[in-house]
């Protein structure tokens, strides 16, 4: 450098209601790299937004414009404390907290959908 494979989890039980796995009580889940073992540190990815490039489609006399896909750059992007051990921990142990894109629907981290997708990356082969 090329190729192949892998690469996200979770509402059990109850309440109200015409209707809620969405509200309320309770329950449950935690991508990738770094570092003393991390959802909350540092960094990355995903989602979303803007702009550029390439390709396609619609329409058009043309300039141009609309839209879809791929791709590049930039932006956006949630949440922690106390005690203990230790050379070292916001990572371990104990206690108590907190957070979780967009669209749909009775208000959703957990249902359905984009997604049998993409990707951080991991492993292997040449």
């Nucleotide at each position: 450098u090329u190729c192949u494979u892998c690469g996200g989890g979770g509402c059990a039980g109850g309440g109200u209601g015409a209707g809620a796995u969405u509200c309320c009580c309770u329950a449950c889940u935690g991508g990738c790299g770094g570092u003393a073992a991390a959802g909350u540190c540092c960094g990355c990815g995903a989602c979303c937004c803007a702009c550029g490039g390439c390709a396609g489609a619609g329409a058009a006399a043309a300039g141009g414009u609309u839209u879809u896909g791929c791709u590049g750059u930039g932006g956006c992007u949630g949440a922690c404390u106390c005690g203990g051990u230790g050379a070292a921990a916001g990572u371990c142990c104990g206690g108590g907290a907190c957070c979780a894109a967009c669209a749909g629907u009775a208000u959703a981290g957990u249902c359905u959908g984009g997604a049998u997708g993409a990707a951080a990356g991991a492993a292997g082969a040449a």
Molecule: FMN riboswitch aptamer (RFN element)
Organism: uncultured Acetatifactor sp.